[in-house]
Molecule: SAM riboswitch aptamer (S box leader)
Organism: Oceanobacillus salinisoli
RNA sequence: UUCUUAUCAAGAGAGACGGAGGGACUGGCCCAAUGAUGUCUCAGCAACCGGCCAUAUUGCAUGGCACUGGUGCUAAUUCCAGUAGGUAUCCCAAAAGAUAGCUAGCAGAUAAGAA
Numbered sequence: 001u002u003c004u005u006a007u008c009a010a011g012a013g014a015g016a017c018g019g020a021g022g023g024a025c026u027g028g029c030c031c032a033a034u035g036a037u038g039u040c041u042c043a044g045c046a047a048c049c050g051g052c053c054a055u056a057u058u059g060c061a062u063g064g065c066a067c068u069g070g071u072g073c074u075a076a077u078u079c080c081a082g083u084a085g086g087u088a089u090c091c092c093a094a095a096a097g098a099u100a101g102c103u104a105g106c107a108g109a110u111a112a113g114a115a
């Protein structure tokens, strides 16, 4: 880097450094010199992998603990939308259109495994 599988409505911030854009992309909307994004330290959240315990019994499953282990995360639902198809309301002769919301998908993020 690519592929596969799973999850993405919950949760969890202080200090130091530093000094301009940042929230992946596009549009919107936000954050930011009252110092963002980022880096480091400490703290915390969660429970993907590992570990331990219980139940079940051969589908390696379900539940629990938060453990000197490996990652991850700690603005906004992945901040919202993007593609397709229904639904409701408005408008209209109809088609088209507007608003809201739903389902699936794309993209992205993270974990585990593989190449």
Stems, first nucleotide, its partner, number of pairs: 001115008013042005021031003025082004043074003048070002050067001051065005078107001083104003087100004